[in-house]
RNA sequence: AGAUAGAGGUUGCAAUAAUAAAGAGUAAUAUUAAUGAGUUAAGCACUAUGAGUUAAUAUGAAAGGGAUUAUUGCCGAAAUGUAUAGUUAAUGCUUUAACACUAUGCAUUGGUCUUGUAUAUAACAUAUGCAAGACUGUCACAAAGUUAUUUGUGGAGUGCUGUCU
Numbered sequence: 001a002g003a004u005a006g007a008g009g010u011u012g013c014a015a016u017a018a019u020a021a022a023g024a025g026u027a028a029u030a031u032u033a034a035u036g037a038g039u040u041a042a043g044c045a046c047u048a049u050g051a052g053u054u055a056a057u058a059u060g061a062a063a064g065g066g067a068u069u070a071u072u073g074c075c076g077a078a079a080u081g082u083a084u085a086g087u088u089a090a091u092g093c094u095u096u097a098a099c100a101c102u103a104u105g106c107a108u109u110g111g112u113c114u115u116g117u118a119u120a121u122a123a124c125a126u127a128u129g130c131a132a133g134a135c136u137g138u139c140a141c142a143a144a145g146u147u148a149u150u151u152g153u154g155g156a157g158u159g160c161u162g163u164c165u
Base pairs, nucleotide, nucleotide: 001165002164003163004162005161006160009075012074013073014072015071016070017069018068019067028059029058030057031056032055033054034053035052038046041095042094043093044092078109079108080107081106082105083104084103085102086101087100110136111135112134113133114132115131116130117129118128119127120126138155139154140153141152142151143150144149
């Protein structure tokens, strides 16, 4: 140098399925009443034979996200940001955009948790970015030592450990 196999954590990371909750008595629909010209990102269509909005009554969802359990794949597992390419896409129809999804390249992050703040979101649930702190694994250096290990400082996974060539 190459190949191969492993460790960190009983909250390691991610995916799938099921269950219950929340979303929510919300959106939407129908009836009645009031009001009276809009509705869309844009165009067409629709609309005084009443658009849209408000109130009451009745019926009444879903998605994304989170929790638990089980199974599976793994240890840059994975996540975030950015660039390029592609797909989908505003619903009455068409065009198109954002969001979202996929692939590739580059950059950052060892892992988990807490607090503050910003964004997203129905949500002080959760996720992500930034900052601070705690715990933990690993290696290097220094010191101590009963030679097992302990303490302190620091680095980063393109790392660390074992085996083989």